A computed fold for a 500-nucleotide part of an RNA from an uncultured bacterium, annotated as small-subunit ribosomal RNA, 5' domain.

Context: one part of a larger RNA
RNA sequence: GGACGAACGCUGGCGGCGUGCCUAACACAUGCAAGUCGAACGGGGUAUUAGCAAUAAUACCUAGUGGCGAACGGGUGAGUAACGCGUGAGCAACCUGACCUUUUGAGGGGGAUAACAACCGGAAACGGUUGCUAAUACCGCAUAAGACCACGCUACCGCAUGGUAGAGAGGUCAAAGGAGCAAUCCGCAGAAGGAGGGGCUCGCGUCCCAUUAGAUAGUUGGUGAGGUAACGGCCCACCAAGUCAGCGAUGGGUAGCCGAGCUGAGAGGCUGAUCGGCCACACUGGAACUGAGACACGGUCCAGACUCCUACGGGAGGCAGCAGUGGGGAAUAUUGGGCAAUGGGGGAAACCCUGACCCAGCAACGCCGCGUGGGUGAAGAAGGCCUUCGGGUUGUAAAGCUCUGUCGCAGGGGACGAAACAAUGACGGUACCCCCAGAGGAAGCACCGGCUAACUCCGUGCCAGCAGCCGCGGUAAGACGGAGGGUGCAAACGUUGUUC
Numbered sequence: 001g002g003a004c005g006a007a008c009g010c011u012g013g014c015g016g017c018g019u020g021c022c023u024a025a026c027a028c029a030u031g032c033a034a035g036u037c038g039a040a041c042g043g044g045g046u047a048u049u050a051g052c053a054a055u056a057a058u059a060c061c062u063a064g065u066g067g068c069g070a071a072c073g074g075g076u077g078a079g080u081a082a083c084g085c086g087u088g089a090g091c092a093a094c095c096u097g098a099c100c101u102u103u104u105g106a107g108g109g110g111g112a113u114a115a116c117a118a119c120c121g122g123a124a125a126c127g128g129u130u131g132c133u134a135a136u137a138c139c140g141c142a143u144a145a146g147a148c149c150a151c152g153c154u155a156c157c158g159c160a161u162g163g164u165a166g167a168g169a170g171g172u173c174a175a176a177g178g179a180g181c182a183a184u185c186c187g188c189a190g191a192a193g194g195a196g197g198g199g200c201u202c203g204c205g206u207c208c209c210a211u212u213a214g215a216u217a218g219u220u221g222g223u224g225a226g227g228u229a230a231c232g233g234c235c236c237a238c239c240a241a242g243u244c245a246g247c248g249a250u251g252g253g254u255a256g257c258c259g260a261g262c263u264g265a266g267a268g269g270c271u272g273a274u275c276g277g278c279c280a281c282a283c284u285g286g287a288a289c290u291g292a293g294a295c296a297c298g299g300u301c302c303a304g305a306c307u308c309c310u311a312c313g314g315g316a317g318g319c320a321g322c323a324g325u326g327g328g329g330a331a332u333a334u335u336g337g338g339c340a341a342u343g344g345g346g347g348a349a350a351c352c353c354u355g356a357c358c359c360a361g362c363a364a365c366g367c368c369g370c371g372u373g374g375g376u377g378a379a380g381a382a383g384g385c386c387u388u389c390g391g392g393u394u395g396u397a398a399a400g401c402u403c404u405g406u407c408g409c410a411g412g413g414g415a416c417g418a419a420a421c422a423a424u425g426a427c428g429g430u431a432c433c434c435c436c437a438g439a440g441g442a443a444g445c446a447c448c449g450g451c452u453a454a455c456u457c458c459g460u461g462c463c464a465g466c467a468g469c470c471g472c473g474g475u476a477a478g479a480c481g482g483a484g485g486g487u488g489c490a491a492a493c494g495u496u497g498u499u500c
Stems, first nucleotide, its partner, number of pairs: 001500004006496004013370006019363002021328001026326003030323003035068003040065002043062008075281003084206008094198003099194007107141001109139002116131006147172003151168001153166005177186003207253003214244003219241006226234001256278004260271004283304005306317004334360001336359003342356001343354004373403004383394004407441001411434003417427001444489005449470003455484005465472002
């Protein structure tokens, strides 16, 4: 000198764009943050119409069964020194819902169950028994291939196990309907391929301590069996005795990693906020279920700590989502508006949901821009300060005269963002434009001994104090305090901290 998610002191006019719990992964009141589909299904309710009524039709709403989603999006950085991350390869050892392409098919049956009703238990949370019912819910049968399983044959190829293709014979496995007058559309099942996503393996790289030198029994390898989508001590039985380590094993400490950011001429050093990629976690620990996908933040079960309710028998909860509260701290915001845009989930659609997101609010926290007026004005006014008492300086500075109207104030107009004929804007009567009046409402902070730009007077008297280093202060202090003046920067200026 630069930088900052900063803080503190003093000061503070406006706008744009960003950024804002770095500490207690401390505890959380309250509201919201994941639903949707009646064009899968049976029922219930309301309204209207027809009818004397039973009832039927239509529209809307809906608890339940069922489907898709809830594994995304959002948060945090605790753990992790690891194939976690980065980079480059590999899988002849793998999976993949929805989407796209191609192809084939959907025949015929069955038994239940929630809702509901009745009865019963419980303070509640929530249950039990009996009876009834539907489906795109569930289960057989049929059909079926280039799918899967095992068998042998041929050809070609390779990277060790092997792979691909062809024909053969055997066995196994599927389906669902809905809407519409219809055309048709949305779905369903099998197979192949793709795209995107994921899983696994390996080379290299990835902090400090040797005042950590030996570590290891599923440990290292083999055979077999199990398990997985898949390879594998992943797990198990048996067998062998290996495996790692001074090129740093093991242990301890610290830490999410990267794209990047800061600095530097570079090499390098430091950092890992915001934004983007990956990973890990979701009160603490453990476990599986469902599913294409989880070992699952707003799912389940168990244990624990904590909080709450209770009729004392039992129950309920998890903000490291958005706001907000207490606490901790030098320190970090609103219990705001809207789905208008972008994107996501569901739906045929209308549409619904979306604290993702878009906006607004607060904060000079940062960067950038603008303003606080321009011109003229010497009797060089008054006042202040200094003085060698002549004067000097503040100083064209002020006053005075004149002009302008940025910002601000008032009035009028008023968007883009809306794609897509129309309709649709939270922001917002905002930005922006026009116009009235009017210099009015808008400057401070640090420093002035040397480094380092800027000097005098008074006070003080090794006191009070200053100080980044050197050092100032003990009676004329340019270094302390005040004043006048000056220097620097400016809506800031200084200080502290960290880093280059």